A computed fold for a 175-nucleotide RNA, annotated as Lysine riboswitch aptamer.
The coordinates come from a structure-prediction model, not an experiment, and the mean pLDDT is 77.
RNA sequence: UCAACUGAUAGAGGUUGCGGCUGACAAGAGUAACUUCAUUCAUGGAGCAGGAGCUUGUGAAGUGAAAGGGGAUGCCGCCGAAGGGAUGACCGGUCCUGUGAGGUCAUUACCUGGGACUUCGGAUAAUAUCCGUCGGACUGUCGCUUGAAAUAUAAAGCGGAGAGCUGUCAUGAUG
Repeated sequence: UCAACUGAUAGAGGUUGCGGCUGACAAGAGUAACUUCAUUCAUGGAGCAGGAGCUUGUGAAGUGAAAGGGGAUGCCGCCGAAGGGAUGACCGGUCCUGUGAGGUCAUUACCUGGGACUUCGGAUAAUAUCCGUCGGACUGUCGCUUGAAAUAUAAAGCGGAGAGCUGUCAUGAUG
């Protein structure tokens, strides 16, 4: 000096890159609840099972919400950003016990490069939205192949995964 390695550090990806907060408004819902009238008497309730306690139910008319979920925009933090899975703890709506859906938190490189679309499934009141999944494209990145003589570079094809890729640095360490 060169090449690979290791470590530190700074970066890149974008039809909405990711997350958090905000939030008019839609939906929830003409539902719950309340009032009046009519009628009726052993049923009724926010998962399921058991127990306890409470309690009339139904119809019509009038008045008529809220929570959780969504949400343009703006602001903030960021580029394993983050999301999912698994495990554990807690919550899980008359009360108690058990157990779910779901929610919150923690741990874990178990999975996912990225967003959109399509298929199927799940959550949900939902055709909103979110999550998982199948598929073919697109896109960033690196590697290989091909013909451009070589390099740079661009194109086409194939493949890999973020434990990646690019830049810089190193009393690290190998040749």